[in-house]
Molecule: SAM riboswitch aptamer (S box leader)
Organism: Mariniflexile gromovii
RNA sequence: AUGUUAUCAAGAAAGGCGGAGGGAUUAGACCCAUUGAAGCCUUAGCAACCCUUUACCUGUAAAGAAGGUGCUAAAUUCUAACCGAUCUGGAUUAGUUUUCAGUGUUUUACGGAUAGAUAACCA
Numbered sequence: 001a002u003g004u005u006a007u008c009a010a011g012a013a014a015g016g017c018g019g020a021g022g023g024a025u026u027a028g029a030c031c032c033a034u035u036g037a038a039g040c041c042u043u044a045g046c047a048a049c050c051c052u053u054u055a056c057c058u059g060u061a062a063a064g065a066a067g068g069u070g071c072u073a074a075a076u077u078c079u080a081a082c083c084g085a086u087c088u089g090g091a092u093u094a095g096u097u098u099u100c101a102g103u104g105u106u107u108u109a110c111g112g113a114u115a116g117a118u119a120a121c122c123a
Stems, first nucleotide, its partner, number of pairs: 003121006013043005021032003025081005044072003049068002051064006076115001082112003087102005
């Protein structure tokens, strides 16, 4: 790397170097950016995956934050990339039978996947 498991609508900033991009991919938008993007360094902070402690139903809960990671605009920025439920309309059928288009229930946010990010484990 691949794989497995868990989480992803919350939270959290300044300085220095740097000098044009960034928001994972593809498409469409939208937003941020010379009032300084990405990246690097320093300090601070957020969180609680590993970790420490306690309780017990022994894999759950609570507390902690020294260490290892991670993160500090906007839901993983939004929509689509796959499947299914609900509802509406057209065609079709003996028949909610089949098919097409739209819609889409937390805030304009259905459920499950896929993809991505992070952690731990295996390797």